[in-house]
RNA sequence: UGGACGGUGGCGCAGUAGGCAGCGCAGCGGCCUUAUAAACCGCAGGUCGCGGGUUCGAGUCCCGCCCGUUCAA
Repeated sequence: UGGACGGUGGCGCAGUAGGCAGCGCAGCGGCCUUAUAAACCGCAGGUCGCGGGUUCGAGUCCCGCCCGUUCAA
């Protein structure tokens, strides 16, 4: 310098014919227990890396940039 893949709640990830943003763990509350844990029920938490564009509508499509992994030189 070029190519490929990735960037989504605290963490690990899903979400591809564009149509209200989800799961698990962690956290908080409840239930149970003498108590803790487990199990069960519920709650909160995300301007989807940044900036533009297309569209009635973008996590998803297009362009530029940033960061990470990797390959080539």
Background
The RNA shown here (transfer RNA) has 73 nucleotides and comes from Microbispora amethystogenes. The coordinates come from a structure-prediction model, not an experiment, and the mean pLDDT is 85. RNAcentral holds the sequence, with entries from ENA. Taxonomically the source falls in Microbispora (Bacteria, Actinomycetota, Streptosporangiales, Streptosporangiaceae). Rfam family: tRNA. Gene Ontology term of the family: triplet codon-amino acid adaptor activity. The family's RNA type in Rfam is transfer RNA.